[in-house]
Predicted 3D model of a 490-nucleotide part of an RNA (small-subunit ribosomal RNA, 5' domain) from an uncultured bacterium. It matches the Rfam family "Bacterial small subunit ribosomal RNA". Model confidence (mean pLDDT): 85 of 100. The full RNA is in RNAcentral, with records from ENA, Greengenes and SILVA.
Context: one part of a larger RNA
RNA sequence: GGACGAACGCUGGCGGCACGCCUAACACAUGCAAGUCGAGCGAGAACUUCGGUUCUAGCGGCGGACGGGUGAGUAACACGUGAGCAACCUGCCUUUCAGAGGGGGACAACAGUUGGAAACGACUGCUAAUACCGCAUAAUAUAUAUUUAAGGCAUCUUAGAUAUAUCAAAGAUUUAUCGCUGAGAGAUGGACUCGCGUCUGAUUAGAUAGUUGGUGAGGUAACGGCUCACCAAGUCGACGAUCAGUAGCCGGACUGAGAGGUUGAACGGCCACAUUGGGACUGAGACACGGCCCAGACUCCUACGGGAGGCAGCAGUGGGGGAUAUUGCACAAUGGGGGAAACCCUGAUGCAGCAACGCCGCGUGAGUGAUGAAGGUCUUCGGAUUGUAAAGCUCUGUCUUUAGGGACGAUAAUGACGGUACCUAAGGAGGAAGCCACGGCUAACUACGUGCCAGCAGCCGCGGUAAUACGUAGGUGGCAAGCGUUAUCC
Repeated sequence: GGACGAACGCUGGCGGCACGCCUAACACAUGCAAGUCGAGCGAGAACUUCGGUUCUAGCGGCGGACGGGUGAGUAACACGUGAGCAACCUGCCUUUCAGAGGGGGACAACAGUUGGAAACGACUGCUAAUACCGCAUAAUAUAUAUUUAAGGCAUCUUAGAUAUAUCAAAGAUUUAUCGCUGAGAGAUGGACUCGCGUCUGAUUAGAUAGUUGGUGAGGUAACGGCUCACCAAGUCGACGAUCAGUAGCCGGACUGAGAGGUUGAACGGCCACAUUGGGACUGAGACACGGCCCAGACUCCUACGGGAGGCAGCAGUGGGGGAUAUUGCACAAUGGGGGAAACCCUGAUGCAGCAACGCCGCGUGAGUGAUGAAGGUCUUCGGAUUGUAAAGCUCUGUCUUUAGGGACGAUAAUGACGGUACCUAAGGAGGAAGCCACGGCUAACUACGUGCCAGCAGCCGCGGUAAUACGUAGGUGGCAAGCGUUAUCC
């Protein structure tokens, strides 16, 4: 000098764009943040012009694995980059081929009885379905066996033929369509493996028994000690294993001529986590933030028998801290979920509010004006300086105030923002300047007070009676809606 998610002191006019718990991954009152479908189903209710319309507790479907938050853990194939997969999965979507025949038994809701303070149940009976279960049909699917050809990367892979076995379906409707089942291909998303890169410490030198490898089996979408039985005794390590500390990683950001150093807020990609630990269920996908079960801590309710909860979602509260905002508006736009659609939901998002926290832009007037006014300060008492500064005169209208008009963003309709931006007219210099410094480094000096006191200070150092260094005043210098200080990085 530059930088900053900054804080503090003094000061503070406006606008645009960004940005705002870096600390306690501390605890949370309250509201909202994930629903939707009656064109899957029975049933019930309300209204009714008896045509119908509306609503929904339950069964059922899809979605709650996205979006949003946080960075605790993690030194690891977590991340970055480049490969591999002859070891894999993929709902919705696109495309191609084929199909949808015929049956059955339940369970909620509901009714009755009943337990409990509640949360929530129990028993009996009835019932529907795109819920559930057999049967039929079936291959380019799967499995096994036989066989042919081609290829390769060891196991093998691909293409074809034959035989056997196994497996499917669901309807709705306004008749337009939307769905359902099997198979192939694609797209998208994911899983796994490997090369290289990735902080500090040797005052951490040995570490390791599922450990290393093999055979077999189980398990998985899939390879694999992933797990298990048996067998062998290996495997890693001064090219730093193990241990300890620290840390989410990257695109990037800051700085620097560069090399490099530092950093990982906001935005984007990946990962991990959701009160702490563990576990699985469902599902195409989770071992699931606003799902379930168990255990721990904490909070709350209780009739003491037992129950309920999880803001690292958006606001907000307490606490911690030097320190960080509204319990706002709207789904109008962009997207997401559901739905045939109308539409519903969406604290994602779009906006508004607060804060000079940052960057950028603008303003606080312009011209003229010497009697160099008054006042202040200094003075050698002559004057000098403040100083064209003010006053006065002539103007202007950015910002501002008032009134009127008034958008784009929205293709026909639909605008939270918003009567906002912007435009027009009128008024009036009116409402808008501070902060730090002035011994040298370093631009800028005098007076008074103080008297090694009070104090200053980044370094050198100043102050003990003439202090340009302390305090005040006048003046001056620098920057300016900011200016200084402090912390941190280069």